Predicted 3D model of a 350-nucleotide part of an RNA (small-subunit ribosomal RNA, central domain) from an uncultured bacterium. The coordinates come from a structure-prediction model, not an experiment, and the mean pLDDT is 90. The RNAcentral record of the full RNA draws on Greengenes. It matches the Rfam family "Bacterial small subunit ribosomal RNA".

Context: one part of a larger RNA
RNA sequence: CUGGGCGUAAAGGGUGCGUAGGCGGCUUCUUAAGUCUGACGUGAAAGCCCAGGGCUCAGCCCUGGAAGUGCGUUAGAAACUGAGAGGCUUGAGUGCCGGAGGGGAGAGUGGAAUUCCCGGUGUAGCGGUGAAAUGCGUAGAUAUCGGGAAGAAUACCGGUGGCGAAAGCGACUCUCUGGACGGCAACUGACGCUGAGGCACGGAAGCGUGGGGAGCAAACAGGAUUAGAUACCCUGGUAGUCCACGCGGUAAACGAUGGGCACUAGGUGUCGGGGGUAUCCACUCCCUCGGUGCCGCCGCUAACGCAUUAAGUGCCCCGCCUGGGAAGUACGGUCGCAAGAUUAAAACUC
Numbered sequence: 001c002u003g004g005g006c007g008u009a010a011a012g013g014g015u016g017c018g019u020a021g022g023c024g025g026c027u028u029c030u031u032a033a034g035u036c037u038g039a040c041g042u043g044a045a046a047g048c049c050c051a052g053g054g055c056u057c058a059g060c061c062c063u064g065g066a067a068g069u070g071c072g073u074u075a076g077a078a079a080c081u082g083a084g085a086g087g088c089u090u091g092a093g094u095g096c097c098g099g100a101g102g103g104g105a106g107a108g109u110g111g112a113a114u115u116c117c118c119g120g121u122g123u124a125g126c127g128g129u130g131a132a133a134u135g136c137g138u139a140g141a142u143a144u145c146g147g148g149a150a151g152a153a154u155a156c157c158g159g160u161g162g163c164g165a166a167a168g169c170g171a172c173u174c175u176c177u178g179g180a181c182g183g184c185a186a187c188u189g190a191c192g193c194u195g196a197g198g199c200a201c202g203g204a205a206g207c208g209u210g211g212g213g214a215g216c217a218a219a220c221a222g223g224a225u226u227a228g229a230u231a232c233c234c235u236g237g238u239a240g241u242c243c244a245c246g247c248g249g250u251a252a253a254c255g256a257u258g259g260g261c262a263c264u265a266g267g268u269g270u271c272g273g274g275g276g277u278a279u280c281c282a283c284u285c286c287c288u289c290g291g292u293g294c295c296g297c298c299g300c301u302a303a304c305g306c307a308u309u310a311a312g313u314g315c316c317c318c319g320c321c322u323g324g325g326a327a328g329u330a331c332g333g334u335c336g337c338a339a340g341a342u343u344a345a346a347a348c349u350c
C1' cells in the first nucleotide's frame, strides 16, 4: 500500500413488482462448517536470509542452520458468523375504528366558449399587421337576435395545496377498485431489506386496423418581410391532435440527487389525523404522528450549495463512471410492421 467516485466536473437504471443471490432483531440450549490456539506430518533441490569455509580478495562456489504466509491429520476453545431445536416482541404484517385525496377503470349528465347550418334584423365593409397584402363580403359578409348540429377542453375554486411507484391525474353524478395516513394494541411471531436476470407500467411524437374530426396545426400553398427568407409575422390548410383495440419503449422520463434502516441543534408556513389545556365556543394556546415548503447550526462540499425530505454520520443491497473526439456510431445479437430501440467496440486522432 492492498482504488477513488456518481446534485452541477465522466457516472443513479424512467418507474415498480419480484426470482436467484447478498445482507439481516432480542434471547436460551446444542453443534463445531467458518473462526481461533496447540501438537504432529508435509512444505524436493537450487535461490533469498544467517553462520562457517574454498578459489591471494570479490563475483562465484561448498557445508550447515533458519525461514517457508500454505496444505493435511489430530487435540482443544465456543465470543462472533453458520447449522439444529426452543422462546420473545421492538422490525414486518394482520385486525378493529376513523377521516382526507384531480389515485385507477367504466357508464352517464351539464354549462361556457368555438366553428358550421337554418331563420330574423341590417348594410358595406370585415379580417389581419409594425405597416400591409393574400383571404372573406352586395350570390348580403362582419355585427346582432332566435333555433339547431358537432367535436374537443373543463374558466372561477386553484394554492412552492392534494393523490400516485414513476409516467401522470383537475366540471358533475353513479358503479367497480388500488394505496397511503391517524387512533386502539386484539392477533401472527423476524414472516425483513435489497434485488443480477425476468415480468409489468411507462409523456409526447410515431406505426397498424376501424371510427371521429369543432378548434388547433407539422407538411404544403399563398401574402408579406428581406440582399435572399426553403424562417420569424399574416391568410389558408392535410396528417396528427380525440375514441376503440394492438404496436412502439424513448425524454432535460430532472430533485440532473437509486432503495432501506438508524443516529445527529433549532425556527417558521402549510396539508391530513390524534391528544391536552383554557373557555360560553378552540380556526387562535400546548403536545404528537404522517406529508409538503422556506430559513438555518454542527458536519460535509472544488465552490455553488446541502443541511431530520442531507449532498451530515454509519451499515446493507443494486445500477453506473474511469481523458476528449471518432460514437451512443459500425459490426454482430435480441426486439419491432416500420420508424427505430437495446446491447456496444476499434482503427485513427488530439
Base pairs, nucleotide, nucleotide: 003322004321005320006319007304008303012318014201015200016199017198021194022193023192025088026087027086028085029084030083031082033081034080035077036076037075038074039073040072041071042070049065050064051063052062053061054060091191092188093187094186095184096183097182098181103177104176105175106174107173108172109171110154114150115149116148117147118146119145120144121143125136126135162169163168206247207246208245209244210243211242215241216240220236221235222234223233258317259316260315261314262313263312266295267294268293269292270291271290272289273288274287275286276285299306300305323350324349325348332343333342334341335340